[in-house]
């Protein structure tokens, strides 16, 4: 310096599941608002588990699988993951 890889940042896309029931608060009311309790659900923040798989194979890394502690169940927000950026950084070759 280049190539692929990884991390951060920015932009775009991005699913699932009760607008549930009861009470209280706010409010003229409506309420898609907040809190408490109840049952029912979702999995794609995170976390945990098995271990498919992967590697530099001593050992290590580990899932979109599973569990639902957390989180979520109109919208918003968030969101694994994907794409883009001649943006920033890292180690290897």
């Nucleotide at each position: 310096a280049u190539g692929a890889u990884c991390c951060c940042c920015g932009c775009g896309g991005a699913a699932g599941a009760g607008a549930c029931c009861g009470g209280a608060c706010c409010g003229a009311a409506a309420g898609c608002g907040u809190c408490c309790g109840g049952c029912g659900c979702c999995g794609a923040a995170g976390g945990c588990g098995c271990a498919a798989c992967c590697g530099c194979c001593c050992c290590g890394g580990a899932a979109a699988c599973g569990c639902u502690c957390a989180g979520g169940c109109c919208a918003a927000a968030g969101g694994a993951c994907c794409g883009c950026g001649c943006g920033g950084g890292a180690g290897c070759u």

A computed fold for a 93-nucleotide RNA from Microvirga sp. 3-52, annotated as Glycine riboswitch aptamer. The organism belongs to Microvirga, within Bacteria. It was read from a public genome assembly, where an Rfam model found it. Rfam family: Glycine riboswitch aptamer. Its family is annotated with glycine biosynthetic process in the Gene Ontology.